Predicted 3D model of a 110-nucleotide RNA (c-di-GMP-I riboswitch aptamer) from an Anaerolineales bacterium. Rfam family: c-di-GMP-I riboswitch aptamer. A reference for the family is Sudarsan et al. (2008), "Riboswitches in Eubacteria Sense the Second Messenger Cyclic Di-GMP", Science. The model forms 90% of the base pairs in the Rfam consensus. NCBI's taxonomy places the organism under Bacteria, Bacillati, Chloroflexota, Anaerolineae, Anaerolineales. Its mean pLDDT, the model's own confidence on a scale to 100, is 82.

RNA sequence: GCUCGACAAAGGUAAAUCCGGCGAAAGCCGGAGACGCAAAGCUAUGGGUCUAAGGCCUCAUCCUGAGCUUGUUGAAGGGCCGGAUGAGCUAAGAUUGCCAGGCUGCCGAA
Numbered sequence: 001g002c003u004c005g006a007c008a009a010a011g012g013u014a015a016a017u018c019c020g021g022c023g024a025a026a027g028c029c030g031g032a033g034a035c036g037c038a039a040a041g042c043u044a045u046g047g048g049u050c051u052a053a054g055g056c057c058u059c060a061u062c063c064u065g066a067g068c069u070u071g072u073u074g075a076a077g078g079g080c081c082g083g084a085u086g087a088g089c090u091a092a093g094a095u096u097g098c099c100a101g102g103c104u105g106c107c108g109a110a
Stems, first nucleotide, its partner, number of pairs: 004108002012037002017032006035097001041103003045100003048095003054090003058087006065081001067080004
């Protein structure tokens, strides 16, 4: 120096849950709290997973609305367009305590 990781030493971090805040949500931040962690330090680069505000187009239901069209003696009614709700798809959102990659780092028994 590399690998490795001890019932070592000094420290570090903090799952669930609760409280407050942010966010459409997933989730994040602060406080309390410790299940764990030798990179559970940093980085969303690849894969996975979560969410779907916005967007997309399709389907269903509803509205009948300025409009267009059809229809008619005139209407009613139908079609187009439009709107609302639900479903579907979608990351540019989230996760590094899901895995891998990249960068950095404390200690030293076997």